This is a predicted structure of a 97-nucleotide RNA (Glycine riboswitch aptamer) from Alteripontixanthobacter muriae.
[in-house]
């Protein structure tokens, strides 16, 4: 100088403020009760594709083994912000060439 791997920093997309139950929290009522809402939680529909799994495979590899997408799928994940986020830039430390 180059590559792996952590890690800090900075950039980083798509999709529902749907519906039911419960619990909880405000409103309102004398009360059984009656309402609100981007509360929590579990479910159904719908929808997203950039955690992670899977799948085709152009391509890479002398055969075999082997690798191998931002594309398919959607277990899983997620659909206001926020958090999270594949990859992009950089610093730093290790390891290796």
């Nucleotide at each position: 100088c180059c590559g792996a791997u952590g890690u800090g920093c900075g950039g980083g997309a798509g999709a529902g403020c749907c519906c039911c139950u419960g619990c909880a929290u405000c409103c309102u009522g004398a009360a059984u009760g009656g309402g609100a809402g981007a509360g929590c939680a579990g479910g159904g529909c719908a929808c997203c594709g950039a955690a992670g799994g899977a799948g085709c495979a152009a391509c890479c590899g002398c055969c075999c083994c082997g690798g191998a997408a931002a594309c398919u799928c959607u277990c899983a994940g997620g659909u206001c912000g926020a958090c999270g986020g594949a990859c992009c830039g950089u610093g730093c430390a290790u390891c290796g060439g």
It was read from a public genome assembly, where an Rfam model found it.